The RNA shown here (small-subunit ribosomal RNA) has 1497 nucleotides and comes from Varunaivibrio sulfuroxidans. It matches the Rfam family "Bacterial small subunit ribosomal RNA".
RNA sequence: AACAUGAGAGUUUGAUCCUGGCUCAGAACGAACGCUGGCGGCAUGCUUAACACAUGCAAGUCGAACGAUAACCUGCCUUCGGGCAGGGGACAGUGGCGCACGGGUGAGUAACGCGUGGGAACCUGCCCUAGAGUGAGGAAUAACCAUUGGAAACGAUGGCUAAUACCGCAUAAUCCCUGAGGGGGAAAGGCUUCGGCCGCUCUUGGAUGGUCCCGCGUCUGAUUAGCUAGUUGGUAGGGUAAUGGCCUACCAAGGCGACGAUCAGUAGCUGGUCUGAGAGGAUGAUCAGCCACACUGGGACUGAGACACGGCCCAGACUCCUACGGGAGGCAGCAGUGGGGAAUAUUGGACAAUGGGCGCAAGCCUGAUCCAGCAAUGCCGCGUGAGUGAAGAAGGCCUUAGGGUUGUAAAACUCUUUCGCCCGCGAAGAUGAUGACUGUAGCGGGUAAAGAAGCUCCGGCUAACUCCGUGCCAGCAGCCGCGGUAAUACGGAGGGAGCUAGCGUUGUUCGGAAUUACUGGGCGUAAAGAGCACGUAGGCUGUUGACCUAGUCAGAGGUGAAAGCCCAGGGCUUAACCCUGGAAUUGCCUUUGAUACUGGUUGGCUAGAGAUCGAGAGAGGGUGGCGGAAUUCCAAGUGUAGAGGUGAAAUUCGUAGAUAUUUGGAAGAACACCAGUGGCGAAGGCGGCCACCUGGCUCGAUACUGACGCUGAGGUGCGAAAGCGUGGGGAGCAAACAGGAUUAGAUACCCUGGUAGUCCACGCCGUAAACGAUGAGAGCUAGUUGUUGGGGUGUUUACACUUCAGUGACGCAGCUAACGCGUUAAGCUCUCCGCCUGGGGAGUACGGUCGCAAGAUUAAAACUCAAAGGAAUUGACGGGGGCCCGCACAAGCGGUGGAGCAUGUGGUUUAAUUCGAAGCAACGCGAAGAACCUUACCAGCCCUUGACAUACCGAUCGCGGUUAGUGGAGACACUUUCCUUCAGUUCGGCUGGAUCGGAUACAGGUGCUGCAUGGCUGUCGUCAGCUCGUGUCGUGAGAUGUUGGGUUAAGUCCCGCAACGAGCGCAACCCUCAUUUUCAGUUGCCAUCAUUCAGUUGGGCACUCUGGAGAAACUGCCGGUGACAAGCCGGAGGAAGGUGGGGAUGACGUCAAGUCCUCAUGGCCCUUACGGGCUGGGCUACACACGUGCUACAAUGGCGGUGACAGAGGGCGGCGAUCCCGCGAGGGGGAGCUAAUCUCUAAAAGCCGUCUCAGUUCGGAUUGUUCUCUGCAACUCGAGAGCAUGAAGUUGGAAUCGCUAGUAAUCGCGGAUCAGCAUGCCGCGGUGAAUACGUUCCCGGGCCUUGUACACACCGCCCGUCACACCAUGGGAGUUGGUUUUACCCGAAGGCGAUGCGCCAACCGCAAGGGGGCAGUCGACCACGGUAAGGUCAGCGACUGGGGUGAAGUCGUAACAAGGUAGCCGUAGGGGAACCUGCGGCUGGAUCACCUCCUUU
Repeated sequence: AACAUGAGAGUUUGAUCCUGGCUCAGAACGAACGCUGGCGGCAUGCUUAACACAUGCAAGUCGAACGAUAACCUGCCUUCGGGCAGGGGACAGUGGCGCACGGGUGAGUAACGCGUGGGAACCUGCCCUAGAGUGAGGAAUAACCAUUGGAAACGAUGGCUAAUACCGCAUAAUCCCUGAGGGGGAAAGGCUUCGGCCGCUCUUGGAUGGUCCCGCGUCUGAUUAGCUAGUUGGUAGGGUAAUGGCCUACCAAGGCGACGAUCAGUAGCUGGUCUGAGAGGAUGAUCAGCCACACUGGGACUGAGACACGGCCCAGACUCCUACGGGAGGCAGCAGUGGGGAAUAUUGGACAAUGGGCGCAAGCCUGAUCCAGCAAUGCCGCGUGAGUGAAGAAGGCCUUAGGGUUGUAAAACUCUUUCGCCCGCGAAGAUGAUGACUGUAGCGGGUAAAGAAGCUCCGGCUAACUCCGUGCCAGCAGCCGCGGUAAUACGGAGGGAGCUAGCGUUGUUCGGAAUUACUGGGCGUAAAGAGCACGUAGGCUGUUGACCUAGUCAGAGGUGAAAGCCCAGGGCUUAACCCUGGAAUUGCCUUUGAUACUGGUUGGCUAGAGAUCGAGAGAGGGUGGCGGAAUUCCAAGUGUAGAGGUGAAAUUCGUAGAUAUUUGGAAGAACACCAGUGGCGAAGGCGGCCACCUGGCUCGAUACUGACGCUGAGGUGCGAAAGCGUGGGGAGCAAACAGGAUUAGAUACCCUGGUAGUCCACGCCGUAAACGAUGAGAGCUAGUUGUUGGGGUGUUUACACUUCAGUGACGCAGCUAACGCGUUAAGCUCUCCGCCUGGGGAGUACGGUCGCAAGAUUAAAACUCAAAGGAAUUGACGGGGGCCCGCACAAGCGGUGGAGCAUGUGGUUUAAUUCGAAGCAACGCGAAGAACCUUACCAGCCCUUGACAUACCGAUCGCGGUUAGUGGAGACACUUUCCUUCAGUUCGGCUGGAUCGGAUACAGGUGCUGCAUGGCUGUCGUCAGCUCGUGUCGUGAGAUGUUGGGUUAAGUCCCGCAACGAGCGCAACCCUCAUUUUCAGUUGCCAUCAUUCAGUUGGGCACUCUGGAGAAACUGCCGGUGACAAGCCGGAGGAAGGUGGGGAUGACGUCAAGUCCUCAUGGCCCUUACGGGCUGGGCUACACACGUGCUACAAUGGCGGUGACAGAGGGCGGCGAUCCCGCGAGGGGGAGCUAAUCUCUAAAAGCCGUCUCAGUUCGGAUUGUUCUCUGCAACUCGAGAGCAUGAAGUUGGAAUCGCUAGUAAUCGCGGAUCAGCAUGCCGCGGUGAAUACGUUCCCGGGCCUUGUACACACCGCCCGUCACACCAUGGGAGUUGGUUUUACCCGAAGGCGAUGCGCCAACCGCAAGGGGGCAGUCGACCACGGUAAGGUCAGCGACUGGGGUGAAGUCGUAACAAGGUAGCCGUAGGGGAACCUGCGGCUGGAUCACCUCCUUU
């Protein structure tokens, strides 16, 4: 000193808060795989097949227990063959000890197996201590020899021999037995240096090791609930080292179990290890302790110790040998092999050390062990260089083309040598000797920057970004998700980030996860309160004494192995690693003390609970009786043609008399009004009146009992509706069913009928949105106000105050995710029970229980998704509501839709019919004008630096215009006439400019992408809206302001208000029209004066007019109304009156709206063509369909005549008068006019006459023909004129459009474009209406509110069948296998028991024989095996059921809005399907009305 210690993130939504799952970041590993790989130290290394094993080794040793003995040596003898003696001692044998240790493995085992703490009836070789002894004998037997069997393994017979082998006898201190007299039981010697040493026997005590018993702890499943006959106990005996049903006999009937027995599954247990803040969770490799096992099953023998890994016997499977007769074997020892597997090493060295066995010892043995080898398998350490070095080199990459970055990085210069390599020296480990490792560690010298860097990642989480390629492909992905032509997400590259001899991936565990919550969660709506009550076990339990001390607290002792973790030191250069000591080991046991609390025993108390008495209210329950209204039916009367029913109808009833009406009768069911967020009941539920029986509750009083209480697993009872059984009953209603309607269909909603059923009795069922979606009980914590039933006090008798018990509303604190709850809690606490743990699969399958059935109850898994969900917010939407507006409807006028034609579009056709626009908001649109051109399309013919731009080189000095001509369709090519001859100049082709030629950069593209874009435009919509700052409210998204009461065309204004202000919009400011003043009068005007054909001229500027500047209109004035407001209504005045008419002006935004073909522009594409030029064709086609128009159908008209009145515009490549010609279009000629001057220019509807209702004197298409004009050119393909022709069409179906006043309608005029071409477009004026009660309805819009499962926002979302593919799963005739139970059969080896007539050395006996023993035989037990019947688990299985997932399938439309029939729950019937219908219930239903209550004024 042994301590400090606790992180979150992504993902449900348009956004938010919450619930809730999924996923990630961390640590770890006996790991594996991919890429890569320098060194050393220390560790670790078959997790799978307890699968099978070749080969070698892993347990021997002792001659100082014993006999015999080969080789060899010595000596002696020899017949030279050899023999004898001594030494020597191999291979064997007898004997002793060891082999039960050490080493391996984890199959079995849920058990006293293990852990921990205790206990007693025991054993213990070798070792220690102590005592005693070690006398005297005997009989065998292996080896060996001989014979012999067998292939072998291995034997058989006969004979010889020794011992520390075997057996008696003697002795017995201690020991054992005992009936207490007595009885029983041992021994072995060897060596010796003669000192002794090692042994042996009996006994005592110990140590060590072991056996047995007990308390506590030790996984999952109740879809395993009952198990058990040696079972539980006793007595007696047997057995064991020892207790014990351990075994046997007898007796008794016990024993275990909801505190989980039995059964099933899984598993060696622990110290520890990993993780974690901890509590926990997971795990049980290496090391250590215990257990179990040794090919599988059984068995014993020997021994101190085994039921024995390298022993035996038997059975079985497998392998091997064999002469087929028979034998042999067991690596889960160390190496190694095959196999399995993603995967795990050498057939190494040594006994030098440590330890073990034997031995007196030397020593031998030892795959224990110590070392080495292999492997980045892990931990730790080191290195791959260091310093200087900017021209910021080259190269790479990017680039806005400037530069940036790689990057001081490299090169270059200077320096160092760890590691490696080479050479030399050389330990410790060894106490005297002995070193496998090993010439190792270390030391010295040398060598040259020399030999030594990779892996993953770079969208967010999560540190790190660009280019290219690809184009929903290829691919990535832990989650969210990337990829459909500009990918920081795929692949490559450059760059960057991280770690580093490793780095990633995969797998597994803990963590994060408070996501099983002991620490530390919840249940109104998110998952979750049982439908309700009674009550058993259990849990909890008022107040006050005394005692006990079990729990509890404190002290002490024992134990909690070592190692590990932690702390302090120490040793290897450091660290990892190792050593020493300590702390800790949260536990268990023993003991002492304390006695507050809990508990126990005992005694009191009355506040809980109960009891007694007196009152009270009530649709509480049961039985019986009675009543009136209504419905239906029957009978009769009156009466006549309809009734009934609906949105409208029909089915139906009725002339055989209905409906209606009157009277009488019958039957069943239900009880109007009273009636009330009133009452009663535990809940379900209960409603006419009376009687009887009966439960509970409340209030008041009390002198009683004395905790008797609360909750309640199992259990029991009650339990709407529907349904079931039996028997009744049956009026109405009404599943099913039938018919009629509706509809695309209508198995529905609506209608007409109608059966079960609804009713009664008895018996089942046991479920509901059985809901307050809120378990029961108790205590505490502001109030206000209704109401029901009682009581008390006071007085003015109707009130006030107060107190219990119920039942409502609002509300403080507090709680809640919010909504909300709030003394009737969802607040603060206590007790007990039930229940939840992502969505789907599924409340389903299987199994069990219950039921007559329907079904109920209990209740999974595979698989699949990244969500499913709650509350609230903002929008959007509603076949929701309120208010308001708009030619939105209505009221009117005129059209379109029918005809012909024009024009656009679709379609079709075509070589091409270029392209775009597509509901409103494409379609007389781009196009304000396609014969060529335009032109983008098609065919053909040409050009290739190009028709056009810039730069370079060369040439020329121009160019250009013009005449004539040739070839050609033309582009183009080739000639030719004439005109003109650039500017500056330093006089140099020097500069500029231009043309031509050349080559290269480049030009060019109406090619693609409007979903890459800018700009412009349409639309909602000229609708009144859209926002911000600060403040306030809300956890937040957000709200407030902007809502409300009025008012307005208006978010216009006023008032109120937690808001106060502000911005973009509205309005106003701008233009124009309407009145007027003034100024100015030419080209305008003319009242007055002259004049003329004529404002023609003089004159004038009054008027008109023109165009500048002003004025004027503001609810300013009056009255009414309103709130003393804003405003509205009416009036006056005024040219105009309440924004005077019209225009311009278009908020935030929506539609990926339109446009790449106006223009601009990113990217992509083409480059002798997708560019450019030209000729011709096409855009003009034509069975058809649609849009927009024109002209008509006629008399409000046609035709003819007449000839009055506009406005606004245009005009020089023009408008063109007058005149002439032509029937006319037009032509000729041409004044005037660059315009208030000239001209287009004639206005037309009007008025007069005629026609008289006809396919016409309407209508004009079509066609023929002759012309005119423009133009290079009218064939395809222009416009116009004349003559002739004279189609459809007689007012237009469904449907649909415009317009509210100078508007609609009608009439003409002008302009742009343009050579020519308008019925289109843009403008102008003339004539000039009708109607608007009103806002119910259709459409669109605004505000408020409500519902929502929508947010791509209703063109939304979404359900089920069917069809196809795939996946997992249930049933399934059966079939295969495992496991287990019961009964029976068989019964090896073995021990036990019996027998033992066969056999036998020791002892006794003279002998016979005895004692004792062996073989054999028999018996019960018993492994394997067999038969039969079950239980259980798993595999397969024709067929079959539902489920899940999939692409743009089919049918419908069930749900979300009042979802178009409100939805949902239970139940029953029906139906292709969602579903429909009946009965009862719920609000988790919108809307309207009514009632009651509350709040505010």